The part of an RNA shown here (small-subunit ribosomal RNA, central domain) has 344 nucleotides and comes from a metagenome. Its mean pLDDT, the model's own confidence on a scale to 100, is 89.
[in-house]
Context: one part of a larger RNA
This record gives sequence, structure tokens and C1' cells, in this order.
RNA sequence: CUGGGCUUAAAGGGCACGUAGGCGGAGCAAUAAGUUGGUUGUGAAAUCCCAUGGCUUACCCAUGGAACUGCAGCCAAAACUGUUGUUCUUGAGAGCGGUAGGGGGGAGUGGAACUCCUGGUGGAGCGGUGAAAUGUGUUGAUAUCAGGAGGAACGCCGGAGGCGAAAGCGACUCUCUGGACCGCUACUGACGCUGAUGUGCGAAAGCUAGGGGAGCAAACGGGAUUAGAUACCCCGGUAGUCCUAGCCGUAAACGAUGAGUACUAGGUAGGGGGGUAACACUCUCUGCUGGAGCAAAAGUAUUAAGUACUCCGCCUGGGGAGUAUGGUCGCAAGGCUGAAACUC
Repeated sequence: CUGGGCUUAAAGGGCACGUAGGCGGAGCAAUAAGUUGGUUGUGAAAUCCCAUGGCUUACCCAUGGAACUGCAGCCAAAACUGUUGUUCUUGAGAGCGGUAGGGGGGAGUGGAACUCCUGGUGGAGCGGUGAAAUGUGUUGAUAUCAGGAGGAACGCCGGAGGCGAAAGCGACUCUCUGGACCGCUACUGACGCUGAUGUGCGAAAGCUAGGGGAGCAAACGGGAUUAGAUACCCCGGUAGUCCUAGCCGUAAACGAUGAGUACUAGGUAGGGGGGUAACACUCUCUGCUGGAGCAAAAGUAUUAAGUACUCCGCCUGGGGAGUAUGGUCGCAAGGCUGAAACUC
């Protein structure tokens, strides 16, 4: 290489868009590049293989044959692939009319809670725990009432419910905007699928600059616990958490299951449409259950891990090691790419 694999054994890229490339619907006609048949030339000799022969045999050697699976020219075939032309509508898209939605961006508004401030009432504790203490309070706390300020998050509804490519998205209103689904159509006519490199998006934490800072809270301080307690519990508390602009580019980024298409029993529940007088029926999405099949089993099972095809990514014993080195990206932290010796 061939071959075998990737839910859990090693292995699906975090997700998308898309370049090259690979692959690609139906009919007709042409062509003959691939393909197939024939023929000619060539494919040195030796070697390999077969037969016969020569050394007493073998090794070895000689002669003949076959082979050299290849390449080129010519002739022919036209099913398939390619190419060209033409046509088509089922794939894909488009138009019109609707539907649902925490999809995204911006602006504004609201109530509950919390903390702080001011004032009133009040007068000795409060707070916290397994129990305590640190803490806080006669300079009047906790509690309670009134007023004010501030920041962050949006209870109930709320649902194995919805939307989004993934990350993710939940108060209300306005505005801009993406996608999906359903119905109709007299439109385009294969415009499709995948996608190396690339580009964009990408939780949390972290970084830079400027703001903001209520609550919470790494680090840190104190009190406990304990043999110790660099913890778990308690009192405090700074980065951070929030906003704006930029960077980082990683996660058990998980369905541990790449994307697309077709086909292959059912039952049941929920969401969104169409349809009906009401059913029936039908399209789409999300679950549960389950047969065949598949699977080492667990399980999976029309949302496949079944049956097939197309394209991409990845795996090849454990450790060493996601380390070293080089390259590249980054302000840094570090990311991406990524060995070997040695050892079992």
C1' cells in the first nucleotide's frame, strides 16, 4: 500500500460558510478521451517458470518454449463514465399567502429582592454555628416605617416545551434583522452534495485600555474544627463577575455518535402548519417505547449504531507525551502543528 475501523475499547475536526478537488437527476443525438475486442511493432541479454539435454547426482551449465502482466500505432464497438449539443422536472432554488418561536443587534421602560445613605419609632442585643468564636451594637445596631441612591439578575408562567450551525438564548415595549415550517404556483431548469487550504462564529476563565462595582467571590486576613487543617463550616474581603473597544480560541465545546441523499415493521406522547361539519388523512420538528437487522455486550433501532452510495476529518499497544525540538499565532497566559531515545 491493500485491508480493518472511529457511542462506551485508539479514533468525528467545537460549529459553520466556502476555494481547489472529488462525487453527482431524467430523455435524445453526436463524439470516441477513459473503457472493451482485434491486429502490428516493441518490451536487450541474463534472471524467474516449463521441457529436454550435459557434468556419476546435486548445486551449476546449455538448448528450446513460455513469460516479460507494459508501451505505442492502426482497425473496430458504443453499454457505462467523460465531453459537446438539445430537451425535461422529480433534486435545488424562486414568487405569492400564512404560522410559531427565550434566534440575533440596538434603544427605552418596569417591579420584587439586596446593599448603602438620610430621617422617625425603639432601647440591648444582633449575627452566626453541630456547638462556638472572630464580627457588629448605647458614637443607638438588629427590628420596623418613610424618603433617596446604586448595580446586577429577571420569580411565578416554565413544560423529557420552543428557537439557533454550534457556542448559546428566558421581565416588558419599540425598532432593525437571520433562519425554519405550512399552503398555492402557469417561474428558473441540475443551478446540486461534500469540502484539503482559507475565512468567520465560538461557554467559562484569562489579558489590554477606559468606565462601573449592589450582591457574590479565587487570592488574602481572622475565627473555629483537627494530631495537623495551607481544606470542608463561620466573619470579613481584592481581582473578577457587569458595560465599551480589542485580544485569547480552549472545555466531559457530549448524542463522548461528521455532513448529505435514498431505502427498511409498529405503538404512544408533545410542539408548529394544512385539511374536515366532525373524523379520517397529510407535511414538519421533539421525546418515550419496540420488531427485524446490527453490535463484544450495554444497547441502537425511520432523529440508526440497519441497508447502500458520495465527500471530508481521524485511529494503528501502554508509558515516555500532547512532552522536547523546529515552525507559526498570541501582549502574556498559552494555542496549533508535534517526535525520538528509553521502558513494559